Transfer RNA from Salmo salar, 73 nucleotides, folded computationally. Rfam family: tRNA. It is annotated as a transfer RNA. Its mean pLDDT, the model's own confidence on a scale to 100, is 82. Taxonomically the source falls in Salmo (Eukaryota, Actinopterygii, Teleostei, Salmonidae).
RNA sequence: UCUUAGUUAGCGCAGUAGGUAGCGCGUCAGUCUCAUAGUCUGAAGGUCGUGAGUUCAAUCCUCACACGGAGCA
Numbered sequence: 001u002c003u004u005a006g007u008u009a010g011c012g013c014a015g016u017a018g019g020u021a022g023c024g025c026g027u028c029a030g031u032c033u034c035a036u037a038g039u040c041u042g043a044a045g046g047u048c049g050u051g052a053g054u055u056c057a058a059u060c061c062u063c064a065c066a067c068g069g070a071g072c073a
Stems, first nucleotide, its partner, number of pairs: 002071003006067002010025004019056001027043004032038001049065005
């Protein structure tokens, strides 16, 4: 340089034929307990990497850029 898959919650990851995004762990509150642990219940937390295009509507399609990974040399 080129090729390829990827970027979604604090961390690890799902997701969708285009129609208001979820799981596990963690955090916080409550609950039972002598109890910090553990159980159960609930809550908070996301401009879906950035910008543009298409569309009534984009996390999803198209393009460019950024970032780190793998492969070729």